[in-house]
Parts: sequence; structure tokens; C1' cells
RNA sequence: UAAGUCGCGUCGGGAGAGAUCGGCCCAUUCCUUCAGUGAAGGGGGCCGGCGCCGAAGGAGCAACCGCCCCGGAAACUCUCAGGCAAACGGACCGCGCGGCCGA
Repeated sequence: UAAGUCGCGUCGGGAGAGAUCGGCCCAUUCCUUCAGUGAAGGGGGCCGGCGCCGAAGGAGCAACCGCCCCGGAAACUCUCAGGCAAACGGACCGCGCGGCCGA
């Protein structure tokens, strides 16, 4: 100190699919009898239904790693988990730093 690999980061980029339906609670507004088993819209939270998405994680297939065993192995498949305005998150890419390996 190149490449490789692992990890980290107040760093840069980073897709898809419901601003869906119902119930409950809170808040808001309205009403008048001024306190209430009232009404409205649908702002927030929780739970559930249906529909949908794949790029945390997980699982499956196996082209491939020259062949066999072992092992590894996709952005393909599934959708358990997760997600379906924005934000957050986000595989992966770049950059920086550090460890390992290494000529």
C1' cells in the first nucleotide's frame, strides 16, 4: 500500500404497494336543555377485515463456484416477519474510517 472481505458512519444516492373499510378511545367543531347514551367531519392512537407490495430479517428453487462429497450461492420464487401519503426505515451502490487477509 492495490485488490478482496468484515464492521462502523449526525455522509450522498436509494424502488414498490390503501392518504382503503369497520369498531373503540382521545381531540376538534357544532347544537342547546349549558351538560350530554346529542350531532358532524374524519385530525390522532389502538384493534380487526379485505386488497396489495418486496429491497430489513427469514424461507425455497439452483444457474454458478471445473467435476464428486461437504460448503457457499440471486435483485428469481414465497410473503412468516415487514411494509402500502410524507417522515422514519430500506437491500444495494458510492465515499470516509477501522479490523482481517494479502502480493